[in-house]
Record summary: The part of an RNA shown here (small-subunit ribosomal RNA, central domain) has 350 nucleotides and comes from a metagenome. Model confidence (mean pLDDT): 88 of 100. Its Rfam family is "Bacterial small subunit ribosomal RNA".
Context: one part of a larger RNA
């Protein structure tokens, strides 16, 4: 390297957008660059392999033929591929006119429930556990009623539900906004797919500069267990946890399944839609298009599984794998305030 592979064995990039580049829809006519064929010089000898021949044979040695698989000259072919011209629409998209949604982004307001202040009743407890005890409370706790402040999260709807590329998204309303999905076929006429560098988005934790802090709670402190207890368990409690701004850029970022397209039985459930049957019409049937979800026929797999959402059958393009430590480490580059990413060995070891 050629292979072969990448859900659980090593192996799909957290996810999008797109540059180069590979790829690429009918259809006619041109061209002839790859393509076919033929043909011109080239392609030193020796080897190699075939035939014949000479040393008694062979090993070697002659002498002929083949091969040299490649680059070149002209010459004809025109199916594919490519180029150029023209034309179509089924693919992509534009348009109308429906629609479904926790899809983002800012404002704004509601109630429950928690602390915590002020009063008001009351009077010895409480409050936590296995069971205590730290820990609050006669300076009046818990419990209860009124008023106030404050922050964080939205019960019940609610689901095998719904939406987003992906992390994520959920109380209600308003403004702003991106995307699906279904009829229709009026337009453009392959404008496509995939995507190496690159760009953006990325859960919590973490950092930076200023707010903000109820509740929870690493650190830390005390109580307890215990042989010990640097913890499990209680009671406190800072940093974070919430805002805005910039950072970081990682997750078992998972379906451990890349993306995009065609195809290959079928039942059943849910959501969103638009039509048909019925005289009308909830319903009810029946096909249909888009996503979600189970079950399973072929097939495929080592098995478990999977199975039109495929891991089946096939094409494109991209990313990764190659034994088990060492090691996602070192060193060297780059990025980062930093914590640290990313890229990525060997020795030596079994």
């Nucleotide at each position: 390297c050629u292979g072969g592979g990448c859900u659980u064995a090593a192996a799909g990039g957290g996810c999008g957008c797109g540059u180069a580049g590979g790829c690429g829809g009918a259809c006619a006519u041109a061209u002839a660059a790859g393509u076919g064929u033929c043909u011109u010089g080239u392609g030193a000898a020796a080897u190699c392999c075939c035939c014949c021949g000479g040393c008694u044979u062979a090993a070697c040695c002659g002498g002929g033929g083949a091969a040299u698989u490649g680059c070149u000259c002209g010459g004809c072919a025109a199916a594919c591929u490519a180029u150029a011209u023209g034309u179509c629409u089924u693919g992509a998209g534009u348009c109308a006119a429906g629609u479904a949604g926790g899809g983002g982004u800012g404002u704004g307001u509601g109630g429950a429930a928690c602390u915590c202040u002020u009063g008001g009743u009351g009077g010895a407890g409480c409050g936590g556990u296995g069971g205590a005890a730290u820990g609050c409370g006669u300076a009046g706790a818990u419990a209860u009623c009124a008023a106030g402040a404050g922050g964080a999260a939205c019960g019940c709807c609610a689901a095998a539900g719904g939406u987003g590329a992906a992390g994520a998204c959920a109380g209600c309303a308003c403004a702003c906004u991106g995307g699906g999905c279904u009829u229709g076929a009026a337009c453009u006429g392959a404008c496509g797919c995939u995507g190496a560098g690159g760009c953006g988005c990325g859960a919590a934790a973490g950092c930076g500069u200023g707010g903000g802090g109820a509740g929870c709670g690493a650190a830390g402190a005390g109580g307890a267990u215990u042989a010990g207890a640097u913890a499990c368990c209680c009671u406190c409690g800072u940093a974070g946890u919430c805002c805005a701004c910039g950072c970081c850029g990682u997750a078992a970022a998972c379906g451990a399944u890349g993306u995009a397209u065609a195809c290959u039985a079928g039942g059943u459930c849910g959501c969103g839609g638009a039509g048909g049957u019925u005289c009308u019409g909830a319903c009810a049937c029946c096909g249909u298009c888009g996503c979600g979800g189970u079950c399973g026929a072929a097939g495929c797999a080592a098995a478990a599984g999977u199975g039109u959402u495929a891991a089946g059958u096939a094409u494109a393009c991209c990313g990764c794998c190659u034994g088990g430590g060492g090691a996602g480490u070192a060193c060297g580059g780059u990025c980062g305030c930093a914590a640290g990413g990313c890229u990525a060995a060997a020795a030596c070891u079994c």